The part of an RNA shown here (small-subunit ribosomal RNA, 3' major domain) has 462 nucleotides and comes from a mine metagenome. Model confidence (mean pLDDT): 86 of 100. RNAcentral holds the full RNA, with entries from SILVA.

Context: one part of a larger RNA
RNA sequence: UGACGGGGACCCGCACAAGCAGCGGAGCGUGUGGUUUAAUUCGAUGCAACGCGAAGAACCUUACCAGGGUUUGACAUGCCGGCGCACCGCCCAGAGAUGGGCGUGCCCGCAAGGGACGCCGGCACAGGUGCUGCAUGGCUGUCGUCAGCUCGUGCCGUGAGGUGUUGGGUUAAGUCCCCUAACGAGCGCAACCCCUGUCGCUGGUUGUACUUCUCCAGCGAGACUGCCGCGCGCAACGCGGAGGAAGGUGGGGAUGAGGUCAAGUCAGCACGGCCCUGACGUCCUGGGCUACACACACGCUACAAUGGCGCGUACAAUGGGCUGCCAAGCCGCAAGGCGGAGCGAAUCCCGCAAAGCGCGCCUCAGUUCAGAUUGCCGGCUGCAACUCGCCGGCAUGAAGGCGGAGUUGCUAGUAACCGCCGGUCAGCACACGGCGGUGAAUACGUUCCCGGGUCUUGUACA
Numbered sequence: 001u002g003a004c005g006g007g008g009a010c011c012c013g014c015a016c017a018a019g020c021a022g023c024g025g026a027g028c029g030u031g032u033g034g035u036u037u038a039a040u041u042c043g044a045u046g047c048a049a050c051g052c053g054a055a056g057a058a059c060c061u062u063a064c065c066a067g068g069g070u071u072u073g074a075c076a077u078g079c080c081g082g083c084g085c086a087c088c089g090c091c092c093a094g095a096g097a098u099g100g101g102c103g104u105g106c107c108c109g110c111a112a113g114g115g116a117c118g119c120c121g122g123c124a125c126a127g128g129u130g131c132u133g134c135a136u137g138g139c140u141g142u143c144g145u146c147a148g149c150u151c152g153u154g155c156c157g158u159g160a161g162g163u164g165u166u167g168g169g170u171u172a173a174g175u176c177c178c179c180u181a182a183c184g185a186g187c188g189c190a191a192c193c194c195c196u197g198u199c200g201c202u203g204g205u206u207g208u209a210c211u212u213c214u215c216c217a218g219c220g221a222g223a224c225u226g227c228c229g230c231g232c233g234c235a236a237c238g239c240g241g242a243g244g245a246a247g248g249u250g251g252g253g254a255u256g257a258g259g260u261c262a263a264g265u266c267a268g269c270a271c272g273g274c275c276c277u278g279a280c281g282u283c284c285u286g287g288g289c290u291a292c293a294c295a296c297a298c299g300c301u302a303c304a305a306u307g308g309c310g311c312g313u314a315c316a317a318u319g320g321g322c323u324g325c326c327a328a329g330c331c332g333c334a335a336g337g338c339g340g341a342g343c344g345a346a347u348c349c350c351g352c353a354a355a356g357c358g359c360g361c362c363u364c365a366g367u368u369c370a371g372a373u374u375g376c377c378g379g380c381u382g383c384a385a386c387u388c389g390c391c392g393g394c395a396u397g398a399a400g401g402c403g404g405a406g407u408u409g410c411u412a413g414u415a416a417c418c419g420c421c422g423g424u425c426a427g428c429a430c431a432c433g434g435c436g437g438u439g440a441a442u443a444c445g446u447u448c449c450c451g452g453g454u455c456u457u458g459u460a461c462a
Base pairs, nucleotide, nucleotide: 001462002461003459004458005457007456008455009454010453011452012451013450015446016445019410020409021408022407023406026301027300028299029298030297031296032295033294034292035291042053043052064287065286066285067284068283069282070281073125077124078123079122080121081120082119083118084117088103089102090101091100092099093098106115107114108113127276128275130274131273132272136270137269138265139264140263141261143259148187149186150185151184152183153182154163155162156161167178168177169176193253194252195251196250198221199220200219201218202217203216204215224247227241228240229239230238231237303403307362308361309360310359311358312357313356319350320349321348324343325342329338330337331336369400374395375394376393377392378391379390380389416438417437418436419435420434421433422432
């Protein structure tokens, strides 16, 4: 000087408390451990691994396993020698990779020959998701959006170092004020950026029956403790009020200082070193990553009457669409099929939002709750759904009667509940990212638990 203390003082944070909904019990989904396996590829491991890399494992992906091939190689550049069957189409063998065969041919040039491209042989090399994240770059997580971290000069100290940055107030804030051997400054804080809330102006198509309104999108106004009162004083500031769509950083986002964890990633990429080179490279078929006595993590659906079912009826927003979105109409109980209009989209389509509201049935029962599991029949994508996809119909109807110890989220248009869209994607979403609809309860307070900040104290720790 730090770090630490079941030392102290002060102060924050959904940290506790107050409250609401959950998880922990059940079934299922997903991830992980374990076990199994020829292989169940690899990585991530307290917070900060475990719906994580995966924003899509049937083949491919794929890195794993078995088998079948191949060796200048699936891919790059260059050289030497030989040959011509380039590309494309077809045939034979084969699980395919591949091997064999047939046909067709470009440029310069009369031709010979040369070239592009391919094949064979050879050389230099390629290739490696093989190892090391304790050799690294880059990127990222985390403490933490916490309020801190430093520098120049001066001053103090033999020196490490201190001072400034401490103190008194104040703030969300090292925010600001006052004091002060310090005076200034930098990175952070704040502001400048984006979205949203009010109004005005301008312009409007594809919006509106029509002008307006709404809407759309460009510019501008508006909020600054500016005004008033009270408190407080040295100042900063705190509380209340007016006006206002809005107050005291209006709400949300983006933005992450110096550092810490030899944190994570050599499998995104790059890169040092080491290792493999008829294989640890590469091609293919099939399998595996989907195994299953178990254990954990995160979710979904429920256990019902604030409900289930039937009929009727209302109101969104964000988005996406041409190898695409797909209307009307028709067929089918349905998944879906036929059909073909429109739309590169404020025009057309995805696209009926759902919870809600009205009427009716059910009457407390493992039920008209719940839907797992299983049988059969179908649909769709795709070369192909056996291993191993999604969806529909009929049948089957399991556990489950609100969950031990414990534990999570959330302070307002939030939680909770409800549906919708998107990326990935041929197909596959209970995940993820977004969108709107309905819309609460509670906060006395800071003693305690957890994390953090400042000062101080102790220390045999660094």